Source information:
Predicted 3D model of RNase P RNA and transfer RNA as a complex of 450 nucleotides. It holds a member of the Rfam family "Bacterial RNase P class A". Its Rfam clan is "RNaseP clan". Its family is annotated with ribonuclease P activity, tRNA processing and dimeric ribonuclease P complex in the Gene Ontology. The coordinates come from a structure-prediction model, not an experiment, and the mean pLDDT is 78.

[in-house]
RNA sequence: UCAGAUGGCCGGAUGGCCGCGGCGGAUUCCGGUCCGUCGAGGAAAGUCCGGGCUCCACGGAAACACGGUGACGGAUAACAUCCGCCGGGGGUAACCCCAGGGACAGCGCCACAGAAAACAAACCGCCUUCUCUUCGGAGCAGGUAAGGAUGAAACGGUGCGGUAAGAGCGCACCGCGCGACCGGCAACGGAAGCGGCACGGCAAGCCCCACCGGGAGCAAGACCAAAUAGGGACGGCACAUGGCCUGUUUUCGGGUCGUCGUCCGGGUCGGUCGCGCGAGGCGUCUGGUAACAGGCGUCCCAGAGGAAUGGCCAUCUAUCUCCCUGCGCUUCGGCAAGGGGAGGGGACAGAACCCGGCUUACAGGCCAUCUGACGCA
RNA sequence: GACACGGUGGCAGAAUGGUUAUGCGCCUGGAUUUGAACCCCGGGAGACGCCAGUUCGAUCCUGGCCCGUGUCU
Numbered sequence: 001u002c003a004g005a006u007g008g009c010c011g012g013a014u015g016g017c018c019g020c021g022g023c024g025g026a027u028u029c030c031g032g033u034c035c036g037u038c039g040a041g042g043a044a045a046g047u048c049c050g051g052g053c054u055c056c057a058c059g060g061a062a063a064c065a066c067g068g069u070g071a072c073g074g075a076u077a078a079c080a081u082c083c084g085c086c087g088g089g090g091g092u093a094a095c096c097c098c099a100g101g102g103a104c105a106g107c108g109c110c111a112c113a114g115a116a117a118a119c120a121a122a123c124c125g126c127c128u129u130c131u132c133u134u135c136g137g138a139g140c141a142g143g144u145a146a147g148g149a150u151g152a153a154a155c156g157g158u159g160c161g162g163u164a165a166g167a168g169c170g171c172a173c174c175g176c177g178c179g180a181c182c183g184g185c186a187a188c189g190g191a192a193g194c195g196g197c198a199c200g201g202c203a204a205g206c207c208c209c210a211c212c213g214g215g216a217g218c219a220a221g222a223c224c225a226a227a228u229a230g231g232g233a234c235g236g237c238a239c240a241u242g243g244c245c246u247g248u249u250u251u252c253g254g255g256u257c258g259u260c261g262u263c264c265g266g267g268u269c270g271g272u273c274g275c276g277c278g279a280g281g282c283g284u285c286u287g288g289u290a291a292c293a294g295g296c297g298u299c300c301c302a303g304a305g306g307a308a309u310g311g312c313c314a315u316c317u318a319u320c321u322c323c324c325u326g327c328g329c330u331u332c333g334g335c336a337a338g339g340g341g342a343g344g345g346g347a348c349a350g351a352a353c354c355c356g357g358c359u360u361a362c363a364g365g366c367c368a369u370c371u372g373a374c375g376c377a
Numbered sequence: 378g379a380c381a382c383g384g385u386g387g388c389a390g391a392a393u394g395g396u397u398a399u400g401c402g403c404c405u406g407g408a409u410u411u412g413a414a415c416c417c418c419g420g421g422a423g424a425c426g427c428c429a430g431u432u433c434g435a436u437c438c439u440g441g442c443c444c445g446u447g448u449c450u
Base pairs, nucleotide, nucleotide: 001373002372003371004370005369006368007367008366009365010364012316013315014314015313016312017311018310020039021038022037023036024035025034026033027032041348045359046358048357049356050355051354052353053217054216055215056214066213067212068211069210070209072084073083074082075081086100087098088097089096090095101208102207106206107205108202109201110200123148124147125144126143127142128141130139131138132137156174157173158172159171160170161169175197176195177194178193181190182189183188221273222272223271224270231264232263233262234261235260236259237258242257243256244255245254246253247252280299281298282297283296284295285294286293287292317346319344320343321342322341323340324339325338328335329334378449379448380447381446382445383444384443387401388400389399395433403421404420405419406418407417426442427441428440429439430438
């Protein structure tokens, strides 16, 4: 210098004018007006996990069912998050990725192709006996799994011996399984020795094992409380030889009742609370490899209702485009450090009960550490 | 705001992890007809919302995005 890796931070600045929301104060002709102060994010998003909080259910929790999680050790209020470590995979490396328990508990599936897809089996082939023969070969019975062919996957691989041909049939090495013992809290790692090879894959199929989970969600929930209508109690007035409804016709039978006043209770409209001092931010010290925990100091930091946090101008600025110039390079076409001028110009996005995570979106920029290649010393 | 479902050709609508059916529609050939259209017979084009993962293999199983529908004051 170029190409990368990891972690962290910012994500327009300043000033002026106009405007919006909350709170406090002043003033008011009650409509407002003025002053002060505060006013979005790293994701406020998706609502995917985990909690707080509230109500409901059960009050002994557990079990069954259902759902979720899954190496090991730790952190945490908790987690599917984070840290450390192990195993596997990728990369020259820094480093990155992994839903990473169990396939001898059982069931199920493995299309097509292929002889055979799982207690194995045998299409071509190889070998032996016998029979037939046109002497090329064909057939019957048996042995075999080395070779061919299929597939994502074929019941260890290479070599030597052995054999009728072959075969872990025997041996050496490699692979695989078990593994005394050693190291580690553990996952796991190393490993003397033993075993002739048995035990294909799928559990993000059912399932088994271990652990976790009662349900719903601030439209949770609590309180105050109109008008109108309807309900109840008490009291006043009125009354039925009546009105209305109904059975099966009826002169028969059944049911029911108006108005005014006072009081009570329920719901609705509406209002108040829940509602922001919190698993809080910043700084520093201590412990810990770290996640994190603890101590001390300091700060108060949106909250309203379909819901404010914005707009314009000026200057500057990350950066982009064009023009002029040209230290230099050149394959003579051009490329270009630096300087000057003009123009453009801010990404994703918008709190709605709160918090810890994850995931997704994000123009551009800055810082730190590390890796590889090349050059120079 | 909270919660629950769904996405397969132009439309409707099936599919046990193994070549995405079927009906209507579209294009085209035949037959019929003086000719064309409908009817009839035959052929054809056209799809699993997107991206990853599990698997030999994904419309299907799992996760994340995108879009749509519904319920609750």